[in-house]
Context: one part of a larger RNA
C1' cells in the first nucleotide's frame, strides 16, 4: 500500500502519487469604491421657500490586482537542491522616511484655470453563431494633451570684451560623454610670499598660516566645468471645514487630510555568482571547437564565450571526465534501530519546474504568464458549411487506466490575501459527507445471598463444627450503567457533531466479539464422527494408502482482540 472476514463509543485523521504530465460534459475557482477621480441613468429617495452642483447608486471611462494562492512531479545527476559567501557586478511597483526657490527668453499674454477626443446613453443596423461589432448623434476627468503667473532679489561661481571695474552670455534636476578635486607616516631646521593678533627700543620680535565623508579596498558618495537629449519632472487634481486681514478689491492671507510626480534611502523582494557537497554503471576511456583564454563590440537591470569580430591553442579525464541507465524534482524529514549503517522521502514547510507538446511575444515594477495572447503539432466542440470557440497536473464531477484513491454540499463566521476599501470578493481557506489509510482512549458485565467442590488456620465428641478465602453452577436478588432514542438549551455563519441534559432504554432467547490456530518450529487435544495416498491441509519439515494429535466437521481448548489474517515491498 492492497486485500479478505469482522465491527459497539469517543477523540484525531491519510485519501486518483504508483498505471495514463491520458482525455473531459457541466458549475464554480480574481476582483475590486472611499468624505475625498470621472453621474443630467430618461434608475431609486426625499424635502422644500429661491437654488447650478444635495443622499444612495446600476453600466461605463479611470486606477490598482490579476507575477500571489491552489495543483502536479514530467523533465532534470554539479543541474536542481543544501550549508557557505558575495553584488564595490545589478533591478525593485508598494511600505515607510527624506527631498524639490532657478520653467518665460519677450513686450496689450487664460492662469480664478487651456484643448481636442472618446465610453456609458440615445438611436439605425449586419451574422446560424461568440464576452463579434459597424454607421450616426451626445458628454466627463487625477484618461489624452498643452502650457503661465507667483519669482523680487542680493551675492556667489565660469567663460568673453576691454574702458580694470562696468558691459555681455551661461549657470534647478534628470539624461550621455569628456576633465577635474575626493587631501593626509613622524620631528627638527632653514628660506621666501601673504593674512590677521599681541608686543614693540620703530631695527623687529612671538604665534596662527585654515576645509576634504565612507570602506578591507574602488573609476565609490559628493562637488565642479565643457557640451550633449525624439527635453523626463518641477500639481491646470480631489474632500471637509470655511477663517483671519483693512488699503472693500471678482483684493490679500489661510488649517487638516487624500491623490500624484522627481531624486535619496529603506522595506518587500528578484536576479546573477563564490566554496563544499549526490544514486547505479567500465558490457562507456578518451571527451570537447563558443570548446578554454585574451582584446573589442553588441546584448543585458547587471557580471560573464552570454553573442560577434580578431588573435592564442588551450579545458577536462583512472582521484572515472565523457556516455549510458534511474521505476531521480532536491531538502527539511520518514522506518529501522547497542554501536557502526540500511531503506524509503510524489505527498501539508522551504527551493525548483510545467500547466496537452514545442516555440514566440504584448502589457507590466515583475510574466517568456497560460482560467493571457499568436502561429505550428496532436487531440477535440458548435455550424445554416461561409465560420467560430477550446486548454481540469485549482474544486467538486465524469470517462479511461487499473491491485489502488471521497460529495457536481454549506460559508466567508476564523485564519489569511486582495482591492479606490472599516463596507466587497476569495472551491486559498474552514465547516459538513464518503473514510476499519494511519493513531488515541475504552464497553460488550460488577456486587451479593444459596448450593456444590476445594484450601489455609483453629476447635478437637474427626460422621464434625467455626473462622477467612478460591473456584463452579440451566437456583436467586436487587442496585450501577452507557449502546440506542430524545423534549431542552449549548455548540455553529447555520446545522450536525462531542461535552450538558428531563423522558424512555439490560437478563441469556440479549444489546449475543471476532479473526486464526490446537504435530514441531510455535501457545493449545494422542476427544468423537466422516474421508482412505482421495479429497484436501501444509511459510518449512512433514501429514493423508481403514483406530488421521495435522484433512472435512462436532466438543474442547490456545493467541491477539475491536480487531486478526493473507499477499507485496522494505529494515
Nucleotide at each position: 500500500u492492497a486485500u479478505g472476514c469482522u465491527u459497539g463509543u469517543c477523540u484525531c485523521a491519510a485519501a486518483g502519487a504508483u498505471u495514463a504530465a491520458g482525455c473531459c460534459a457541466u458549475g464554480c475557482a480574481u476582483g475590486u469604491c472611499u468624505a475625498a477621480g470621472u453621474g443630467u441613468a430618461a434608475a431609486c429617495a426625499a424635502a422644500u421657500u429661491u437654488c447650478a452642483c444635495u443622499g444612495u447608486g446600476a453600466a461605463a471611462c479611470u486606477g490598482c490586482g490579476a507575477a500571489u494562492g491552489g495543483c502536479u512531479c514530467a523533465u532534470u545527476a554539479a543541474a536542481u537542491c543544501a550549508g557557505u559567501u558575495a553584488u564595490a557586478g545589478u533591478u525593485u511597483a508598494u511600505u515607510u522616511g527624506a527631498u524639490g526657490a532657478u520653467a518665460c527668453c519677450u513686450u496689450a499674454c487664460u492662469a480664478c484655470a487651456u484643448g481636442g477626443a472618446u465610453a456609458a446613453c440615445u438611436g439605425u443596423g449586419g451574422u446560424a453563431a461568440u464576452u463579434c461589432u459597424a454607421g450616426a448623434g451626445c458628454u466627463a476627468a487625477u484618461a489624452c494633451a498643452u502650457g503661465c503667473c507667483u519669482u523680487g532679489a542680493a551675492a556667489g561661481c565660469c567663460c568673453g570684451g576691454c574702458u580694470u571695474g562696468c558691459u555681455g552670455g551661461g549657470u534647478g534636476c534628470a539624461u550621455u560623454u569628456a576633465u577635474u578635486a575626493g587631501a593626509u607616516a613622524a620631528a627638527a631646521a632653514a628660506c621666501c610670499a601673504a593674512u590677521g593678533c599681541g608686543g614693540u627700543u620703530c631695527g623687529c620680535c612671538g604665534c596662527u598660516c585654515g576645509c576634504u565623508g565612507g570602506u578591507g579596498a574602488u573609476u565609490c558618495a559628493u562637488a565642479a566645468u565643457a557640451a550633449c537629449u525624439u527635453c523626463c519632472c518641477g500639481a491646470a487634481u480631489c474632500g471637509u471645514a470655511u477663517g483671519g486681514c483693512c488699503u472693500u478689491g471678482c483684493g490679500c492671507c489661510g488649517a487638516c487630510g487624500a491623490u500624484g510626480c522627481u531624486u535619496c534611502a529603506u522595506u518587500c523582494a528578484a536576479a546573477u555568482a563564490u566554496c563544499u557537497g549526490c544514486c547505479c554503471u567500465a558490457u562507456c576511456a578518451a571527451a570537447u571547437u563558443g570548446u578554454u583564454g585574451g582584446u573589442a563590440c553588441a546584448g543585458u537591470a547587471g557580471u560573464g564565450g552570454u553573442c560577434u569580430a580578431c588573435c592564442a591553442a588551450g579545458u577536462u579525464g583512472a582521484c572515472a571526465a565523457c556516455g549510458g541507465g534511474u521505476a531521480a524534482c532536491g531538502g527539511g524529514g520518514a522506518a529501522u534501530a547497542a554501536g557502526g549503517g540500511u531503506u524509503c522521502g510524489a505527498u501539508u514547510c522551504c527551493g525548483g519546474a510545467g500547466a496537452g507538446g514545442g516555440a514566440g511575444c504584448c502589457u507590466g515594477a515583475g510574466a517568456a504568464a497560460c482560467g493571457g495572447c499568436u502561429a505550428c503539432c496532436a487531440c477535440a466542440u458548435c455550424c445554416a458549411a461561409g465560420g467560430a470557440a477550446g486548454g481540469c497536473a485549482g474544486c467538486a464531477g465524469g470517462c479511461g487506466c487499473g491491485c489502488a484513491a471521497a460529495u457536481u454540499a454549506c460559508c466567508c463566521a476564523a485564519u489569511g490575501c486582495c482591492g479606490a476599501c472599516a463596507c466587497g470578493g476569495c472551491g486559498a481557506g474552514g465547516u459538513a459527507g464518503u473514510g476499519a489509510c494511519a493513531a488515541u482512549a475504552c464497553a460488550u458485565a460488577a456486587c451479593g445471598a444459596u448450593g456444590c467442590u476445594c484450601g489455609g488456620c483453629u476447635c478437637u465428641u474427626u460422621u464434625g463444627g467455626g473462622u477467612c478465602g478460591u473456584g463452579c453452577a440451566a437456583u436467586u436478588g436487587g442496585a450501577a450503567u452507557g449502546a440506542g432514542c430524545u423534549a431542552g438549551a449549548u455548540u455553529u455563519a447555520a446545522a450536525u457533531c462531542c461535552a450538558c441534559a428531563a423522558a424512555c432504554g439490560a437478563g441469556g432467547a440479549a444489546c449475543a466479539a471476532u479473526u486464526g490456530g490446537a504435530g514441531g518450529g510455535c501457545a493449545a487435544g494422542u476427544c468423537u464422527g466422516g474421508u482412505g495416498c482421495c479429497a484436501g491441509c501444509a511459510g518449512c519439515c512433514g501429514c493423508g494408502g481403514u483406530a488421521a494429535u495435522u484433512c472435512c466437521a462436532g466438543c474442547u481448548c490456545c493467541a491477539a482482540u475491536a480487531g486478526c489474517g493473507u499477499a507485496u515491498a522494505u529494515u
This is a predicted structure of a 571-nucleotide part of an RNA (small-subunit ribosomal RNA, 5' domain) from a metagenome. The full RNA is in RNAcentral, with records from SILVA. Rfam family: Eukaryotic small subunit ribosomal RNA. The family has 90 seed sequences and 75,755 matches in Rfam 15.1.